This is a predicted structure of an 84-nucleotide RNA (c-di-GMP-I riboswitch aptamer). Rfam family: c-di-GMP-I riboswitch aptamer. Gene Ontology term of the family: cyclic-di-GMP binding.
RNA sequence: UUACAUAAUGGGCAAACUUGCUGAAAGGCAAGGACGCAAAGCUAAGGGUCUAACCCAGAAAUGGUACGACAGCCGGUUGCAGUA
Numbered sequence: 001u002u003a004c005a006u007a008a009u010g011g012g013c014a015a016a017c018u019u020g021c022u023g024a025a026a027g028g029c030a031a032g033g034a035c036g037c038a039a040a041g042c043u044a045a046g047g048g049u050c051u052a053a054c055c056c057a058g059a060a061a062u063g064g065u066a067c068g069a070c071a072g073c074c075g076g077u078u079g080c081a082g083u084a
Stems, first nucleotide, its partner, number of pairs: 002084003012037002017032006035072001041077003046074002048070003055064003
């Protein structure tokens, strides 16, 4: 420098769930907790997914809509240790 995730893991992250706070919701934050992760780091001006307060349509029921979210869906991007 390139490749890899079969074996191994010093260090790292932390699903579900519970409690509290927050938000219209989706979701987020903190603590506990570990299902897993070799990028479970970053990126939401690439695709995808979730929500629909406001707004629009409607007599209503309801439908549509992101300026709200999701990076632990794919993509992009940077990179530690290990192995070859």